[in-house]
Notes:
Predicted 3D model of a 73-nucleotide RNA (transfer RNA) from a Lachnospiraceae bacterium. Rfam family: tRNA. The family's RNA type in Rfam is transfer RNA. The sequence is in RNAcentral, with records from ENA.
RNA sequence: GGGCCAUUGGCGCAGCUGGGAGCGCGCUUCGUUCGCAACGAAGAGGUCGUGGGUUCGAAUCCCAUAUGGUCCA
Numbered sequence: 001g002g003g004c005c006a007u008u009g010g011c012g013c014a015g016c017u018g019g020g021a022g023c024g025c026g027c028u029u030c031g032u033u034c035g036c037a038a039c040g041a042a043g044a045g046g047u048c049g050u051g052g053g054u055u056c057g058a059a060u061c062c063c064a065u066a067u068g069g070u071c072c073a
Base pairs, nucleotide, nucleotide: 001072002071003070004069005068006067007066010025011024012023013022019056027043028042029041030040031039049065050064051063052062053061
């Protein structure tokens, strides 16, 4: 220098075919307990790495770019 993969709440990930942004853990509150844990109920938290484009509509398609991984030179 070139190819490929990953980037989505605090963490780990799903969302493969363009239309509802979700799951587990964690966190907060409440219940249960003398208290904690466990369990149950409710809730908060995300410009989907960044910028631009296509489209009525983009996490998803296209282009550029950043970071990490990997392969080739």